[in-house]
RNA sequence: CCGUGCUAAGCGGGGAGGUAGCGGUGCCCUGUACUCGCAAUCCGCUAUAGCGAGGCCGAAUUCCUAACCGAGGUGGGCUGCCUCAUGGUCUGCCUUAAGGAAUUGGUGUUGACGUUUAGGUCCUGCGCAACAGAAACCCAUGAACCCUGUCAGGUCCGGAAGGAAGCAGCAGUAAGUGGUCUUUUCUGUGUGCCGUAGGGUUACCUAGACUGAGCCAUGAACUUAAGUAACGCAUGGGGAAGUUGCAUCGACGUUAGGUGCACGG
Numbered sequence: 001c002c003g004u005g006c007u008a009a010g011c012g013g014g015g016a017g018g019u020a021g022c023g024g025u026g027c028c029c030u031g032u033a034c035u036c037g038c039a040a041u042c043c044g045c046u047a048u049a050g051c052g053a054g055g056c057c058g059a060a061u062u063c064c065u066a067a068c069c070g071a072g073g074u075g076g077g078c079u080g081c082c083u084c085a086u087g088g089u090c091u092g093c094c095u096u097a098a099g100g101a102a103u104u105g106g107u108g109u110u111g112a113c114g115u116u117u118a119g120g121u122c123c124u125g126c127g128c129a130a131c132a133g134a135a136a137c138c139c140a141u142g143a144a145c146c147c148u149g150u151c152a153g154g155u156c157c158g159g160a161a162g163g164a165a166g167c168a169g170c171a172g173u174a175a176g177u178g179g180u181c182u183u184u185u186c187u188g189u190g191u192g193c194c195g196u197a198g199g200g201u202u203a204c205c206u207a208g209a210c211u212g213a214g215c216c217a218u219g220a221a222c223u224u225a226a227g228u229a230a231c232g233c234a235u236g237g238g239g240a241a242g243u244u245g246c247a248u249c250g251a252c253g254u255u256a257g258g259u260g261c262a263c264g265g
Stems, first nucleotide, its partner, number of pairs: 001265006010056002012030004020046005034054005063258006072249004076244004081239007092231001094227006103219001104217004114210008122199006128192002130189007138179004147172004155164003
């Protein structure tokens, strides 16, 4: 150095969590690297740290050590997000109230505000007018008889002359009916303010006089006070996310080194 056969080792690893500590089951990240039984109200061990049983491979690409790289996890910091609680005597928003030398709009020397005079609107009485109704007047119509006048014909009385009553007709009229421009009387009224007298005058309007510059109105703004925890804000708790010149663990991979026994050639 080569061949053969054994043994140690190996047949996944890591993170968090759990534990006095270690490993496992479970969760997560890598990755493909045996089987069966036990196991989170845990299972089994003791710094030699899974237990029990079986199988494969086997001193090197596979085992061990170190370094590098670095998936990923955890802690801390920072940033923002979500949620819960508290706070109105920090504080914005919001609500209410007050203030005034301010803003805006309207109006005002074609005279504001104010004062005053005289009236009106208001109430009552009387009168007048209007309206409505009724009546009268006027016109027309209107009585077989129980209205009037005239009464043809006819009737009655009379010898006659003449007289009487009187139907129809005509005219007029009563009761009644119809109409009506007007006129008169009576009654009535949320008609009119027309006249007159009195009352009232808080308010409004009209006209005049005095004075001379403001007056009115809602809202925003400002100041002050009170209130409100929905939102913003402050404080604290919880949840997940991102990031990190921080800390820690760290798979896979890369590089370097190390490491048995026996036999034979």
This is a predicted structure of a 265-nucleotide RNA (Bacterial large signal recognition particle RNA) from Virgibacillus sp. LDC-1. The organism belongs to Virgibacillus, within Bacteria. The model forms 93% of the base pairs in the Rfam consensus. It was read from a public genome assembly, where an Rfam model found it. Its mean pLDDT, the model's own confidence on a scale to 100, is 75.